[in-house]
């Protein structure tokens, strides 16, 4: 320098689940809408927590380490919108390895 692998970021497309909950107050002629406060219920696929039959390491019959769509629901969410793990396609900026 070039190619390839892996990762991060970018663009497009798809993308689930669960109360349009209840009470008080505010706004309003009144209801609804709006703001604020309170109450319980629920979801898991942003992020985060936790873990090991298995695998690896070691000072070896024990100790340590490693994961998720599992788990907990801290956070977030429960009409639509937004977000959304993940998947496909594109583009080729950065990092890592070779």
């Nucleotide at each position: 320098u070039u190619g390839a692998u892996g990762g991060u970021a970018c663009u497009c497309u798809g993308g689930a689940g669960a109360c349009g909950c209840c009470c008080g107050u505010u706004u309003u002629u009144u209801u609804g809408u709006u703001g604020c406060g309170g109450g319980g219920g629920c979801c898991g696929a942003a992020g985060g927590u936790g873990c090991a039959a298995a695998c690896g390491a070691u000072u070896u019959u024990a100790u340590c380490g490693u994961a998720a769509u599992c788990u907990c629901u801290c956070a977030g969410g429960c009409a639509a919108a937004a977000g959304g793990a993940c998947a496909g396609a594109g583009a080729c900026a950065c990092c890592u390895u070779u």
A computed fold for a 98-nucleotide RNA, annotated as Glycine riboswitch aptamer. It was read from a public genome assembly, where an Rfam model found it. The coordinates come from a structure-prediction model, not an experiment, and the mean pLDDT is 81.